[in-house]
This is a predicted structure of a 1391-nucleotide RNA (small-subunit ribosomal RNA) from an uncultured bacterium. RNAcentral holds the sequence, with entries from ENA, Greengenes and SILVA.
RNA sequence: AGAGUUUGAUCCUGGCUCAGGACGAACGCUGGCGGCGUGCCUAACACAUGCAAGUCGAGCGGGGACUUGCGGAAUGAGACUUCGGUUGAAUGAAGCAAGUUCUAGCGGCGGACGGGUGAGUAACGCGUGAGUAACCUGCCUAUCACUGGGGAAUAACGCAUCGAAAGGUGUGCUAAUACCGCAUGAGACCACAAGAUCGCAUGGUCAAGGGGUCAAAGAUUUUAUCGGUGAUAGAUGGGCUCGCGUCUGAUUAGAUAGUUGGUGAGGUAACGGCUCACCAAGUCGACGAUCAGUAGCCGACCUGAGAGGGUGAUCGGCCACAUUGGAACUGAGAAACGGUCCAAACUCCUACGGGAGGCAGCAGUGGGGAAUAUUGGGCAAUGGGCGCAAGCCUGACCCAGCAACGCCGCGUGAAGGAAGAAGGUUUUCGGAUCGUAAACUUCUAUCCUUGGUGAAGAUAAUGACGGUAGCCAAGAAGGAAGCCCCGGCUAACUACGUGCCAGCAGCCGCGGUAAUACGUAGGGGGCAAGCGUUAUCCGGAUUUACUGGGUGUAAAGGGAGCGCAGACGGAUUUGCAAGUCUGAUGUGAAAGCCCGGGGCUCACCCCCGGGACUGCAUUGGAAACUGUAGGUCUAGAGUACUGGAUGGGUAAGCGGAAUUCCUGGUGUAGCGGUGAAAUGCGUAGAUAUCAGGAGGAACACCGGUGGCGAAGGCGGCUUACUGGACAGUAACUGACGUUGAGGCUCGAAAGCGUGGGGAGCAAACAGGAUUAGAUACCCUGGUAGUCCACGCUGUAAACGAUGAAUACUAGGUGUUGGGAGACAUAGUCUUUCAGUGCCGUCGCUAACGCAGUAAGUAUUCCACCUGGGGAGUACGUUCGCAAGAAUGAAACUCAAAGGAAUUGACGGGGACCCGCACAAGCGGUGGAGCAUGUGGUUUAAUUCGAAGCAACGCGAAGAACCUUACCUGGUCUUGACAUCCCUCUGACCGGUCAGUAAUGUGGCCUUUCCUUCGGGACAGAGGAGACAGGUGGUGCAUGGUUGUCGUCAGCUCGUGUCGUGAGAUGUUGGGUUAAGUCCCGCAACGAGCGCAACCCUUAUCUUUAGUAGCCAGCAUUUAUAGAUGGGCACUCUAGAGAGACUGCCAGGGAUAACCUGGAGGAAGGUGGGGAUGACGUCAAAUCAUCAUGCCCCUUAUGAUCAGGGCUACACACGUGCUACAAUGGCGUAAACAAAGAGAAGCGAUCCUGCGAGGGGGAGCAAAUCUCAAAAAUAACGUCUCAGUUCGGAUUGUAGUCUGCAACUCGACUACAUGAAGCUGGAAUCGCUAGUAAUCGCAGAUCAGAAUGCUGCGGUGAAUGCGUUCCCGGGUCUUGUACACACCGCCCGUCA
Repeated sequence: AGAGUUUGAUCCUGGCUCAGGACGAACGCUGGCGGCGUGCCUAACACAUGCAAGUCGAGCGGGGACUUGCGGAAUGAGACUUCGGUUGAAUGAAGCAAGUUCUAGCGGCGGACGGGUGAGUAACGCGUGAGUAACCUGCCUAUCACUGGGGAAUAACGCAUCGAAAGGUGUGCUAAUACCGCAUGAGACCACAAGAUCGCAUGGUCAAGGGGUCAAAGAUUUUAUCGGUGAUAGAUGGGCUCGCGUCUGAUUAGAUAGUUGGUGAGGUAACGGCUCACCAAGUCGACGAUCAGUAGCCGACCUGAGAGGGUGAUCGGCCACAUUGGAACUGAGAAACGGUCCAAACUCCUACGGGAGGCAGCAGUGGGGAAUAUUGGGCAAUGGGCGCAAGCCUGACCCAGCAACGCCGCGUGAAGGAAGAAGGUUUUCGGAUCGUAAACUUCUAUCCUUGGUGAAGAUAAUGACGGUAGCCAAGAAGGAAGCCCCGGCUAACUACGUGCCAGCAGCCGCGGUAAUACGUAGGGGGCAAGCGUUAUCCGGAUUUACUGGGUGUAAAGGGAGCGCAGACGGAUUUGCAAGUCUGAUGUGAAAGCCCGGGGCUCACCCCCGGGACUGCAUUGGAAACUGUAGGUCUAGAGUACUGGAUGGGUAAGCGGAAUUCCUGGUGUAGCGGUGAAAUGCGUAGAUAUCAGGAGGAACACCGGUGGCGAAGGCGGCUUACUGGACAGUAACUGACGUUGAGGCUCGAAAGCGUGGGGAGCAAACAGGAUUAGAUACCCUGGUAGUCCACGCUGUAAACGAUGAAUACUAGGUGUUGGGAGACAUAGUCUUUCAGUGCCGUCGCUAACGCAGUAAGUAUUCCACCUGGGGAGUACGUUCGCAAGAAUGAAACUCAAAGGAAUUGACGGGGACCCGCACAAGCGGUGGAGCAUGUGGUUUAAUUCGAAGCAACGCGAAGAACCUUACCUGGUCUUGACAUCCCUCUGACCGGUCAGUAAUGUGGCCUUUCCUUCGGGACAGAGGAGACAGGUGGUGCAUGGUUGUCGUCAGCUCGUGUCGUGAGAUGUUGGGUUAAGUCCCGCAACGAGCGCAACCCUUAUCUUUAGUAGCCAGCAUUUAUAGAUGGGCACUCUAGAGAGACUGCCAGGGAUAACCUGGAGGAAGGUGGGGAUGACGUCAAAUCAUCAUGCCCCUUAUGAUCAGGGCUACACACGUGCUACAAUGGCGUAAACAAAGAGAAGCGAUCCUGCGAGGGGGAGCAAAUCUCAAAAAUAACGUCUCAGUUCGGAUUGUAGUCUGCAACUCGACUACAUGAAGCUGGAAUCGCUAGUAAUCGCAGAUCAGAAUGCUGCGGUGAAUGCGUUCCCGGGUCUUGUACACACCGCCCGUCA
């Protein structure tokens, strides 16, 4: 930084899509370790359980526990005893005193912090900067002054009592740092008050003086602490006010009654309609009020070159909230998350009377959801509350656990190692690749395992983390790689499978049998403990354009004018300082970003310092520009005067031509209308014509890219009223200007309302035609309407598809109105102002084009656009009598829609030209019978292909078997055919027998060469496998070959030039030609493939040669005959040459090319014919000529044999033959060719048969012999118009020939039979001269089998005015929404 996608290609406009970055993420596959972070985005849904706010006994009374001392009730070991008792260790109750400790209650401080959440809020809520002279502030700091003396209660507690409980009630006692008076008053406050001083207004501060009001609490230890009270100041934290900033919607335009202000009062810490009484009627709003929707705000975070755009998790500041709504109490502070009261919903307890609760604290549960963690440890650290302190409390916090959720770091080994192993994949089978990769050898140990040691974090003590981090030693390559992609964009390719199926896809798109796009594999590319996908945001997108876009035709100029607000504004001068520029000060929290250092092994991370935070505020200065205030000016603008031009507007009047109607005359059968007709009018007298009259509407000629108007628009003439523009003059005003959202006015046609009018025209409607239909086009009629007056509508392709204004920027040429000057004055020329056209330079534009009337260069203002469709539709609103107009979306859907230009193709567009294309002719086809091919049908099979021209007597130059590919049945399986290997045999060939429908099968006989003696060559048989084989598929995988447009005149290239480009030019133009043939001209100059010529043949002549050809002259012979000698003159044969070139003449043409005519010539303007077929088109034909990729079959889709079929037959079509007859048929006798073929051949003379033939075999591998007779023709005879002496189908009988074989299924012969058919509908084919027509002959194929095909000659015409039309083609031009190219594209309806 760009790329893909609209087209056949191009340029542009324009949307869609991609590559980048980010994330509190989720999902899929996968998963080794560590560090640092992060973790309910949804239900502000409901919550079990535990914990999260207590502390002080050094404020107080009481109570409990323990210890000690005194005390000694009571029990009573032991001893003694008179047995009555005595003595008595020990235990030790009550009570008293002292001490230690715990604490329900009273009391103090704290529960207003910390922690959570983002529901509400569009707000002084937040951010930023100010103000408070309108305020408060517990604990803390400093200072000043005090702390005297009394009193009355109350909880706890006791008693009684209610209740299930929660919880009360009554009564009695008691203490205080709890509560209340009194004294004192430094001081504060209040009301006065001499005075002093300050401020931005209200006002503030200081103050002598006297008057009124107001304090306090003690505790502990014993000497000092901690408290208490009044006051001042500070610090901290708040309250309130203000400037500026802070989302979307006008399809929300008006909102507001405490509302806005005032006076007074109340209330508050404090100002204030904060509240109240009274008074006034204000206040906010297009600079967007009100209403509706959405949303916590910011530091910052993401992205971006920036400007911007998006976001508001974690961390930090502020706000709001604590189940929902409301309220106050206490307090320094709350309208209070873990306080109170009330109401509501929900949950729980209950004895039914009544009570209890609030996880948006930390964990955790249910639910919701694509989705988000442990009911952990500790107060060791940091911090908080209380306390003199020890200390207690602290789910704040510090740690640990879970999660690849993110970022950062590390590892999964390193070196050597080619037999380039095995294996996989692929292959042209040679190889290539995975790949030094592995194996193997040597080495190392980060993570890991085991053992040992062991911190910092803490200052004396105290460590949850934690035996953690780190360090040392040993061990062993053993445990650690996946995911996505590979058609283009976008790095990376092959094979197989699949066959528009399955599937992929971000966009274009891929898949219908050779898919680099689907699936799998191999290989490759990318990233890596992750990789992809999805959602969202920015970027790319200059695709909302401030930076940085547009509006003639792509989306887009309002239909036009006037004009309020607003925006912008001429020259000069003076002041001010709002904008502007500059200096200083304050602030812009920290964290973050950037830079420089430092600490964790590095990095992420953390710490320190600096910069930055582009902002806001205050203040000093400058004065050019903008602004503002004052003065001056005349170039902008306007006024005045003079003058001409004008379909500018409104009203009234007048005029002639024409149409129609009415009346009368003349006059008679039609008129009218059309492509042609009909409806219609007309004998009741039309049309036509003459005269008179009525009525309405419009104004011919002039008339003109001429005039006027803002636009719409305006046209006979006259008059009245009236608007604007222009020219000239330079007297006046002195910036008075431009634009213009809303607003107002005007605004074609059609339409609407009321009232007139109505000749012509004419929606609707009727009839007649056309047509498949014709609700149309055409015709005959005809109503609204068109006209007038008044009112409404408010739109048009209202267009120059071009908003208005001003200035500047080469020329040329018309025209309208006016002025000036000169001259040679019917006028011409020069110049100037204002309009209106054309051409054109620069410049602009995507191009087309615009170009002083800009779409150029600049400035000002307004309007409008942001992909196509949905749609100018729906809803809402406004306007309208209605019709409708104005404003104006969304869902959904597509990857385009579009502009300009280019090349083609096409046109029932144009111009020119050609062709048996039409026309003019001749002969056919289509009707009949037959032949042949095709379709269809049939069949076991009727093998396959060819399908408009360009398939159909085509492949097939020849199906009885074979051919043969088809069907039925039989048989073979390395095979009928090729190569290689092994074994056996000696052959192979040949003969013979059996058997069969036939092949297959079985038996017998005969039978090699070389040799180093191993064997080899050759052949046969047998065997195994590689393989053979396939007329099986695909002609849309192909080569080759062919058809066709078309023997049409075209198709291209190099260099140059033009164009942004596709492309153009050349190749177009003027002539000419059969021709892009040639000439001339030309930004083209040349060249190539085609055309032509060169080639073959034919027409004339010369020359050479002369057998198998020929015979003029000379001989011989015969009945005849080149039969013979001889000859090569002629014909002929076949070699070489000549000849024709517009060369000559005349005319035309441009002095050219060329054309017309003529001469000469065998032939004359490419002499006739052939071969020769440009670039390309039709996915044209052929895989069945051949070759060939891929697929398919392999005891069969191969091979072989017999029989059948390709020859079928209600029918349809094509191509032919024969006819329908007298220009003929038949008979008799007679004449004249050319070109070919011949050895498994042609076959003469002769004999024979009616004949097809047969017998026999001379000659000939051919200018020698044979096929071979040419036929039409001409002559003579006959037939006499008929289904015939035409025509010959069909059928019967008898034959001939070929062949192994003639039934299916051959040809021919003889005799007999004798069908249809009497010239062919619509339609259609061929042919321009030796042609059509007609007549025979030959050949290929071939055993046999042509009416077909290919050649050959004989006889031998007619017509062509011409290019209007049909068909095909060529060139130029034009239109196009077509490019698969008109057999296109495409609209509507229906399914």